[in-house]
C1' cells in the first nucleotide's frame, strides 16, 4: 500500500517526555502524548519498594554532615478482590 475476511468486541486504560499547579521530598492532579497493558478496575490493616519534613542520635563548633525512623507515597512489584467479551 493494496486484496480478502467480520460468527463476540469494533471499545477500555495510558508509560516515558513537555507544560501548569500541589508537596520537604518520594509523588500526585490536570492538559498534551502513546509506551504497553485481558484487569494497568478497585483495595496500603498481607509482603515488598520509595521518599525522610518533624523527631532521636553521631560528628563538627558554628549554623554543617551522617545515620535511623513513617505519620508520607507506590496497585504499570507480588498479593488480596470485582468485573467484561467468546468457547465450554
Nucleotide at each position: 500500500a493494496a486484496u480478502u475476511u467480520u460468527c463476540a468486541u469494533c471499545g477500555g486504560u495510558a508509560a516515558a517526555g513537555c507544560u501548569g499547579c500541589c508537596g520537604a521530598a518520594a509523588g500526585g492532579c490536570a492538559g498534551u502524548g502513546a509506551c504497553a497493558c485481558a484487569a494497568a478496575g478497585c483495595c496500603a490493616a498481607g509482603g515488598g519498594u520509595c521518599u525522610a519534613a518533624a523527631g532521636u542520635c553521631u560528628u563538627a563548633c558554628a549554623u554543617a554532615a551522617g545515620a535511623c525512623u513513617a505519620u508520607g507515597a507506590c496497585a504499570g512489584c507480588c498479593g488480596g478482590u470485582u468485573g467484561c467479551c467468546a468457547c465450554a
Record summary: The prediction has a mean pLDDT of 83. The RNA shown here (c-di-GMP-I riboswitch aptamer) has 88 nucleotides and comes from Anaerostipes caccae L1-92. The sequence is in RNAcentral, with records from Rfam and Ribocentre. RNAcentral records the identical sequence in 3 taxa. NCBI's taxonomy places the organism under Bacteria, Bacillati, Clostridia, Lachnospiraceae, Anaerostipes caccae.